[in-house]
RNA sequence: GAUUGGUGGCUGCGCGGCGGAACCUUCCGAACCCCGCCAGGGCCGGAAGGCAGCAACGGUAAGGUCUGGUCUCCGGGUGUCGCGGCACGCUGGUCCUC
Numbered sequence: 001g002a003u004u005g006g007u008g009g010c011u012g013c014g015c016g017g018c019g020g021a022a023c024c025u026u027c028c029g030a031a032c033c034c035c036g037c038c039a040g041g042g043c044c045g046g047a048a049g050g051c052a053g054c055a056a057c058g059g060u061a062a063g064g065u066c067u068g069g070u071c072u073c074c075g076g077g078u079g080u081c082g083c084g085g086c087a088c089g090c091u092g093g094u095c096c097u098c
Stems, first nucleotide, its partner, number of pairs: 001095008009086006015079002018075004022070003027064002034059003042051003
C1' cells in the first nucleotide's frame, strides 16, 4: 500500500411495542328553534270529521361515555429484535513493497 474480518459509535429500512388521531361498537344525550306519534286542551265545521300541535313517550343530531376492534394515519430520548450503510474510532488475518 492492497485486500479481508471483529467490535464500538452514528445512521437507514423493516417488524413489534407504546402514545395520540380517525372510523366502528355500548350507553347517555333536544321544554321549543330535530323527526315520529300525539293524551289534554285549541281552531274549523250544523254534523260526520278535519287541521295545527304543547307535555309525555319513542328515535336521533351536535357532543360526551365504557369496553374492545382495525391490511387507516401520525409520533418518539420506543425495543438486551432483524437486515443494511458510513470518507468515523479500536483491534485482527493474508499478500506485496521499502
Record summary: Predicted 3D model of a 98-nucleotide RNA (Bacterial small signal recognition particle RNA) from a Chloroflexota bacterium. It was read from a public genome assembly, where an Rfam model found it. Rfam family: Bacterial small signal recognition particle RNA. Its family is annotated with signal recognition particle, plasma membrane targeting and SRP-dependent cotranslational protein targeting to membrane, signal sequence recognition in the Gene Ontology. Of the family's consensus pairs, 92% are formed in the model.